[in-house]
RNA sequence: UUUUCAUCAAGAGUGGCUGAGGGACAGGCCCGCUGACGCCACAGCAACCGACAACCGACUUAAACCGGUGUCAGGUGCUAAUUCCUGCUCUGCUCUAUAUCAGAGGAAGAUGAAAA
Numbered sequence: 001u002u003u004u005c006a007u008c009a010a011g012a013g014u015g016g017c018u019g020a021g022g023g024a025c026a027g028g029c030c031c032g033c034u035g036a037c038g039c040c041a042c043a044g045c046a047a048c049c050g051a052c053a054a055c056c057g058a059c060u061u062a063a064a065c066c067g068g069u070g071u072c073a074g075g076u077g078c079u080a081a082u083u084c085c086u087g088c089u090c091u092g093c094u095c096u097a098u099a100u101c102a103g104a105g106g107a108a109g110a111u112g113a114a115a116a
Stems, first nucleotide, its partner, number of pairs: 001116008013042005021031003025087004043079003048075002050072003054069004083108001088105005
C1' cells in the first nucleotide's frame, strides 16, 4: 500500500514547546493569536488484539480447541462538535418536481484484527 472482516449516537484533558492555520476531500458549519492544529510529558477513556481464571453453551467417552459472560490493561487506538452535517441511490411526505424534513441502504473516511 492492497484485500477481507468487525466497529463507528457512548466515553475520556491538563501542563510545557511552537506559532497560523485546523476539522481527510468538496460544500456548509464550526475551532483558532483569550494560542487552535502539531510535538512532548503526565493523566484519563475504551476494550479491537492480548493475558488470566471461573461459570454457561456447543462438541466430546472425557478434556482441549470454539462461542458467550467476567477480571486485568501488555500491543494498538482515542480524549471539540454523531465519522460535526451533507455529498450517491431508494422510500415516505407532496397534485408533480426541487428544496427541507424523516427513514433505509451505499460511497468515502477512521480504528482494530488477519492475510498478501